Predicted 3D model of a 90-nucleotide RNA (c-di-GMP-I riboswitch aptamer) from a Nitrospirota bacterium. Model confidence (mean pLDDT): 89 of 100. Of the family's consensus pairs, 95% are formed in the model.
Formats: sequence, structure tokens, C1' cells
RNA sequence: ACACGAAAAGGGCAAACCGGCCUAAAGGCCGGGACGCAAAGCCAUUGGCCUACGUCCCGCGCGACGGGAUAGGGCAGCAAGGCUGCCGGG
Repeated sequence: ACACGAAAAGGGCAAACCGGCCUAAAGGCCGGGACGCAAAGCCAUUGGCCUACGUCCCGCGCGACGGGAUAGGGCAGCAAGGCUGCCGGG
């Protein structure tokens, strides 16, 4: 330097669920809690997925209504890609 993760040491993170707060929602943050994780550290660039405040279209009984489309919103614990990093053996 490179790829790799069998055992080990020191540790790290924290799904569901519960409480509080923020948000239109998805979702996020804090506390509790551990299903899991060797990048479950960081970045929405590509695909995917979630949501639809606003906007646009359509309908009607015209309203603070209904339906459809859409990311300027999210998910890094969906995958690819990029950046960084502990221990170990090779």
C1' cells in the first nucleotide's frame, strides 16, 4: 500500500417498541430500549423507496370538497458510487 474479517482486546453504533419535542406529511432530534451492524462513520451523485405543504390538471353538490400528477421534503439500517477510519491476521 492492497484486498480481506476466523478468533481476540479495547471499545463504538442502535431496529422494533415506549415517552417528550419539531414537521403538512414522510421523517428527524432527545431520553429509555437492543433487532442487528466492521464502516449501522460522513456525502442524496445514479437507481430505488416513502411523503405531497405548495404548484399543476380533472371532477362536482363550488367548499376549509374529492381524485390524479409532481420534490424545491425525506430514507446513508435498500443498492451502486465517492470520502474518511479502529483492531486483527494475510
Background
It matches the Rfam family "c-di-GMP-I riboswitch aptamer". Its family is annotated with cyclic-di-GMP binding in the Gene Ontology.